[in-house]
């Protein structure tokens, strides 16, 4: 230098053909307990890597760029 894959909640990650962004874990509150943990109930947490484009509508499509991983030379 070229090619491929990945980037979504603090972390691990869903969201087929474009149509209101989910879950687990962690966090907080409550119940339970002598107390803690566990269990159970609930709450909160997201400019979907960045900037543009297409579209009535983009996590998903197109272009460029950034970061990480892998391959080729």
């Nucleotide at each position: 230098g070229c090619c491929g894959c990945a980037g979504u909640a603090a972390c691990u990650c869903a969201a087929a053909u474009g149509g209101c962004a989910a879950a687990g874990c962690a966090g907080c509150u409550g119940u339970c307990u002598u107390g803690u943990a566990a269990a159970c109930a609930g709450c909160a947490g997201g400019u979907u890597g960045u900037c543009g484009g297409u579209u009535c509508g983009a996590c998903g499509c197109c272009g460029a760029c950034c970061u990480g991983c892998g391959g080729c030379u």